[in-house]
């Protein structure tokens, strides 16, 4: 120089005027409220999708089970994950490096479309073979036919065909034998483990598939800031207590009595509307220290968005590279998507030149 991966940061800047909204301070004002004055705070790296995890609130629960749901190599980090670090193995790359629901198919059921003889308790379509039996010829040395059979090594089908190559062996052929691989079980060595390797043993039993029922380990009580709480108008209703006769209505033929309406205080529920929850936090930032790392532990320092019709914008001026994708709503940890450009490290591959 060129090609590549793999982290990490950035996401237009200055200045002036007007605003909007939250905190402290002063004033005005009789507190609230409302107004000015001054100082400060004022969207993102994803605020997003709302997928998972957990704090936080109510409701329910003895303990355990079933139902249903979810996670799935081993080891650690977390408050907890389904997230993150390190590792094993298995695929891809010349490599740096990347991807991976990666537990069980000898518990049990189900399925494998077309194609093919056969898609699983096996079977043979073309082939080969016909050693044996059977048939026919014959010069008796033997040939010949494919009836019975025998094989699965070649061909075909097919995503996949009953371990794979080779050698022997055989009428042909076959773990039939043997040798490496592969597998399965038993040992031994390393590893906390996943797992790797070594050795012996079995000649092979066990096709695929669980993001298909299932089975095995483990997790998971439900609902969500419109959760919850707290103050409390007018109207209608309730409940309780006092007050007074008279007077209406009902029951009654008429009195007496019974209910009901009646006035005032008081109580609670519970609308409208108002306050808390609401933002100091698993918190940023720097230093050290422990770890391979995720992370953690000390000590210092910062305070940095809380709105509720919902604020973070307007208008000039100047500068560049002319600005992508996007706007908080109870909060935090994650995944995962979108995203113009710009910048900064590691490592890898090729090339040229010393």
């Nucleotide at each position: 120089g060129g090609a590549g991966u793999c982290g990490g940061c950035u996401g237009a800047g200055c200045a002036a005027c007007c605003g909007c909204u939250c905190c402290g301070g002063c004033c005005g004002u009789u507190u609230u409220u409302c107004g000015g004055c001054c100082g400060g705070g004022g969207a993102g790296g994803a605020a997003a999708g709302u997928c998972c995890g957990g704090g936080c609130u109510c409701c329910a629960u003895a303990g355990g089970g079933c139902a249903g749901g979810g996670u799935g190599c081993c080891a650690g980090g977390c408050a907890a994950c389904g997230c993150c670090u390190g590792g094993g193995c298995g695929g891809c790359g010349c490599g740096a490096g990347c991807c991976g629901a990666c537990g069980g198919a000898a518990a049990g059921u189900g399925c494998c479309g077309c194609a093919g003889a056969a898609a699983a308790u096996a079977u043979a379509c073309c082939g080969c073979c016909g050693a044996u039996g059977g048939c026919c010829c014959c010069u008796c040395g033997g040939g010949g036919c494919a009836c019975a059979g025998g094989u699965a090594a070649g061909g075909g089908u097919g995503a996949a065909a009953u371990g794979g190559u080779g050698c022997g062996g055989u009428a042909a052929g076959a773990g039939c034998g043997c040798a490496c691989c592969g597998c399965g079980c038993c040992g031994g060595u390393g590893g906390c483990a996943a797992c790797a390797u070594c050795g012996g043993u079995g000649g092979c039993a066990u096709g695929g598939u669980a993001a298909a029922c299932c089975c095995c380990a483990c997790c998971c009580g439900g609902a969500g800031c419109a959760a919850g709480g707290c103050c409390a108008a007018a109207u209608a209703g309730g409940g309780g207590a006092a007050c007074a006769a008279a007077g209406g209505u009902g029951c009654g033929g008429c009195c007496c009595g019974c209910a009901c309406c009646g006035u005032u205080c008081c109580c609670g529920g519970g609308u409208a509307g108002g306050c808390c929850g609401c933002u100091a936090g698993a918190g940023g930032c720097g230093c050290g220290c422990g770890g391979u790392g995720a992370c953690g532990c000390g000590c210092g320092u910062c305070c940095c968005a809380g709105a509720u019709g919902a604020a973070u914008g307007g208008u000039u001026g100047c500068u560049c590279u002319c600005g992508a994708c996007a706007g908080a709503a109870c909060c935090c940890g994650g995944c995962u998507u979108a995203c113009a450009g710009g910048c900064c490290g590691g490592c890898u591959c090729c090339c040229c030149c010393u």

A computed fold for a 354-nucleotide RNA from a Gammaproteobacteria bacterium, annotated as Bacterial RNase P class A. Lineage of the source: Bacteria > Pseudomonadati > Pseudomonadota > Gammaproteobacteria.